[in-house]
RNA sequence: AGUGAGUAUAGAGGUGCAAUGACCAUUAGUACAUAGUUUGAAGAGAUGUGUCUUAUGAAAACUAUCGAAAGGGGGAUUUGCCGAAGUAUGAAUAUACCGCAUCAUAUAUUCAUACUGGUCCUACAUUAAAUAAAUGUAGGGCUGUCAUAUAGACAAAACAAUCUAUAUGGAGGGCUAUCUCACGC
Numbered sequence: 001a002g003u004g005a006g007u008a009u010a011g012a013g014g015u016g017c018a019a020u021g022a023c024c025a026u027u028a029g030u031a032c033a034u035a036g037u038u039u040g041a042a043g044a045g046a047u048g049u050g051u052c053u054u055a056u057g058a059a060a061a062c063u064a065u066c067g068a069a070a071g072g073g074g075g076a077u078u079u080g081c082c083g084a085a086g087u088a089u090g091a092a093u094a095u096a097c098c099g100c101a102u103c104a105u106a107u108a109u110u111c112a113u114a115c116u117g118g119u120c121c122u123a124c125a126u127u128a129a130a131u132a133a134a135u136g137u138a139g140g141g142c143u144g145u146c147a148u149a150u151a152g153a154c155a156a157a158a159c160a161a162u163c164u165a166u167a168u169g170g171a172g173g174g175c176u177a178u179c180u181c182a183c184g185c
Base pairs, nucleotide, nucleotide: 002183003182004181005180006179008178009177010176011175014082016081017080018079019078023074024073033065034064035063036062037061038060042053043052044051045103046102047101048100049099050098085116086115087114088113089112090111091110092109093108094107095106096105117143118142119141120140121139122138123137124136125135126134127133145170146169147168148167149166150165151164152163153162
């Protein structure tokens, strides 16, 4: 030189990932509110209980006037990063819905398990106001990385190593570089 193990540091993939105040489109001429008409006893997620509103008209429907917002989306700015991040299942906590109790639904956070290297297209399904977007499943393409095989280049006595191309396969708990320890020369 090399082999093995471990930890630390740094790094690569690229339409790379996530977040982000103002701004823009959509949501939508929708909800709410007001007025009128019809109707006639209930209404506030379910149940129980209490409270409140209600024939001075509940809930619902129609017409007219006025008229939003949240979530999701867009390019840009800035920030943090390369299991970046995301999804599914389960558990715990908190918030919301008139109070309490038990449930249900939605959102957020944490933990555990499993899956996905990255990205794009198509089909179906779910969420959603949506023909947007996202997620999941299946199929296909491009691309990065490692291994194996073949061919060529470089080298050259020959082998090995390195590089390029093609094919097949694997997965991020990976890959590359440096470092440390042990063995060995």
Annotation:
The RNA shown here (Lysine riboswitch aptamer) has 185 nucleotides and comes from Gracilibacillus sp. The coordinates come from a structure-prediction model, not an experiment, and the mean pLDDT is 78.